[in-house]
Context: one part of a larger RNA
RNA sequence: CUCUUUCUAAGGAACUCGGCAAAAUAACCCUGUAACUUCGGGAGAAAGGGUGCCUUAUUAAUUUAAGGUCGCAGUGACCAGAUCCAUACAACUGUUUAUCAAAAACACAAGUCUCUGCUAAGUUUAAAAACGAUGUAUAGGGGCUGACGCCUGCCCAGUGCCGGAAGGUUAAAGAAAUUGGUUAGCUUUGCGAAGCUAGUGACUGAAGCCCCGGUGAACGGCGGCGCUAACUAUGAGCGUCCUAAGGUAGCGAAAUUCCUUGUCAGGUAAGUUCUGACCCGCACGAAAGGCGUAAUGAUAUGGAUGCUGUCUCGGAAAGAGACUCG
Numbered sequence: 001c002u003c004u005u006u007c008u009a010a011g012g013a014a015c016u017c018g019g020c021a022a023a024a025u026a027a028c029c030c031u032g033u034a035a036c037u038u039c040g041g042g043a044g045a046a047a048g049g050g051u052g053c054c055u056u057a058u059u060a061a062u063u064u065a066a067g068g069u070c071g072c073a074g075u076g077a078c079c080a081g082a083u084c085c086a087u088a089c090a091a092c093u094g095u096u097u098a099u100c101a102a103a104a105a106c107a108c109a110a111g112u113c114u115c116u117g118c119u120a121a122g123u124u125u126a127a128a129a130a131c132g133a134u135g136u137a138u139a140g141g142g143g144c145u146g147a148c149g150c151c152u153g154c155c156c157a158g159u160g161c162c163g164g165a166a167g168g169u170u171a172a173a174g175a176a177a178u179u180g181g182u183u184a185g186c187u188u189u190g191c192g193a194a195g196c197u198a199g200u201g202a203c204u205g206a207a208g209c210c211c212c213g214g215u216g217a218a219c220g221g222c223g224g225c226g227c228u229a230a231c232u233a234u235g236a237g238c239g240u241c242c243u244a245a246g247g248u249a250g251c252g253a254a255a256u257u258c259c260u261u262g263u264c265a266g267g268u269a270a271g272u273u274c275u276g277a278c279c280c281g282c283a284c285g286a287a288a289g290g291c292g293u294a295a296u297g298a299u300a301u302g303g304a305u306g307c308u309g310u311c312u313c314g315g316a317a318a319g320a321g322a323c324u325c326g
Base pairs, nucleotide, nucleotide: 001321002320003319004318005317006316007315008314010312011311014310019307027051028050029049030048031047036041038147052069053068054067055066056065057064070074082305083304084303085302086301087300088299089297090296094106095105110145111144112143113142114141115140116139122131123130124129148292149291150290151289153222154221155220158219159218160215161214162213163212164211167210168209169208173204174203177200178199179198180197181196182195185191186190223241224240225239226238227237250284251281262278263277264276265275266274
């Protein structure tokens, strides 16, 4: 010097990205216990007091009560919650990257859409067959959302899906007609039946597509410019262009805000973080759900009390290494 421990005056987070680490709390009995709340909780909230031994009385009890008594100290060692306030996210218990991530990710109960009438849909498979299911729509498959509460706006032009069938287009196939080749025959510069053969082909001809309608908890989308009120400012209002329709409720510098440490307020002596507001939302927004929400969380963020060698700022001690000698 390194590591593992122990103690440390005064201060007590001044340390640091951040109280990381450590300290602190701790058992049992009694008292007492807030906001909020889904009335169950929150709650061991918080905050206080007690605890040994002896005697007497009492008890089922070493139980309870009174008195006495010892120590610095009585759950006498060991073992044994730190707590509170606020916000974000996720309802919750659960699951996950075996070996850098445990979470706000996944799942979940619940909601909704859609398919499926049973030889079900769907899945595995070359087939047989099996699962679905020894089930039968209160069932099974798939998609999305994700407890609960209040809700879930507008757009069907495009894409998808569902329905329709009048018209247009359209395959194989069928096919009237027609052209060439071949040759029986003939009146032989040649003509040429039937058949066979090679083509062309009017017309008939399904689904699909075009077309018509529906459908958003289907894929998705949800404007611009100019002017305007008796100070100024602002713009309820007006005009105009475009669109399928121009973002409703709620929320909003947000896990989303670039400018930005936005502005105001709170907390601090001092606050790029935090909380409450504001709203010109670069680029929130309603089941890729919106906004709330008690309880829950080894989640994230800010604050407070207690506590401490984290620090001011070091010091001392024990052990194990290292080092020196052997």